[in-house]
The RNA shown here (FMN riboswitch aptamer (RFN element)) has 155 nucleotides and comes from a soil metagenome.
The model forms 100% of the base pairs in the Rfam consensus.
Its Rfam family is "FMN riboswitch aptamer (RFN element)". Gene Ontology term of the family: FMN binding.
The RNAcentral record of the sequence draws on MGnify.

RNA sequence: ACCUUCGGGGCAGGGUGCAAUUCCCGACCGGCGGUAUGGAGCGUAGUUGAUACUACGGGCCAAGCCCGCGAGUCUUGCAACGACUUCUACUUGUCGUGGCGAGACAAAUUCGGUGAGAAGCCGAAGCCGACGGUACAGUCCGGAUGGGAGAAGGU
Numbered sequence: 001a002c003c004u005u006c007g008g009g010g011c012a013g014g015g016u017g018c019a020a021u022u023c024c025c026g027a028c029c030g031g032c033g034g035u036a037u038g039g040a041g042c043g044u045a046g047u048u049g050a051u052a053c054u055a056c057g058g059g060c061c062a063a064g065c066c067c068g069c070g071a072g073u074c075u076u077g078c079a080a081c082g083a084c085u086u087c088u089a090c091u092u093g094u095c096g097u098g099g100c101g102a103g104a105c106a107a108a109u110u111c112g113g114u115g116a117g118a119a120g121c122c123g124a125a126g127c128c129g130a131c132g133g134u135a136c137a138g139u140c141c142g143g144a145u146g147g148g149a150g151a152a153g154g155u
Base pairs, nucleotide, nucleotide: 001155002154003153004152005151006150013025014024015023027139028138029129030128031069032068033067034066038061039060042057043056044055045054046053047052064127065126072105073104074103075102076101077100078099080097081096082095083094084093109125110124111123112122113121131142132141133140
């Protein structure tokens, strides 16, 4: 560099109502990479009768709300295609579609404990979740048999 495969989960039960998995009570869910005072192995050495313990080493797993990425929305550039428009003609302009870029937007955590040190551990209490549809949706239906951060393998 190319190819192949993989690559998102979730309203139980109940209330109101003509109608709600959308409201109310309550229930449930957490993509990818990084970081790590947590965890379980492994290897080497030492001690021991042994279990085991200690030290060192290199990996593995570990965060929705700590950092970054992805999907999504908006603006915009480029070329292509399509429709319309203008012109005798070269052509002009507008709109749309998907593609390739650029920019902007882009959710949510505290307290207590331990400790030299906590954003990541333990405990507790909280909070968050694109767009379109519909009785107001993180969970239903739809764009999407799409896209995708990336992961594994092969050449």